The RNA shown here (transfer RNA) has 84 nucleotides and comes from Christensenella sp. UBA3700. The sequence was found in a public genome assembly. The source organism's lineage runs through Bacteria, Bacillati, Bacillota, Christensenellales and Christensenella.

């Protein structure tokens, strides 16, 4: 410096036709079951405002196209792999 891939929760990891983001797991919080405890089962589990309903904002970052962007398009940053 050029070319290829890549960036989502507390972790891994889907969402590829551009139409509910966060499926499933794992982990954490609550419960049930046990004298008790493993294991197992149910529930819950991003930030912010609200007393509640609910609203708003959240996919490295900054911008663009569109009704609507994780995804398409420029920019930049960070990593992984090849070339030089």
């Nucleotide at each position: 410096g050029c070319c290829g891939a890549g960036u989502u929760g507390g972790c891994g990891g889907a969402a590829u036709u551009g139409g509910c983001a966060g499926a499933c797991g794992c982990g954490a919080g609550g419960g049930a079951c046990u004298u008790a405890a493993a294991a197992u089962c149910c529930c819950u589990u991003g930030g912010u405002c609200g007393a509640a309903a609910g609203g708003u904002c959240g996919u490295g970052c900054c911008g663009g196209u569109u009704c609507a962007a994780g995804u398409c398009c420029g920019g930049c940053a960070c990593c992984c792999g090849g070339c030089a």
Record summary
Its mean pLDDT, the model's own confidence on a scale to 100, is 81. Rfam family: tRNA. By type it is a transfer RNA. Rfam links the family to the GO term triplet codon-amino acid adaptor activity.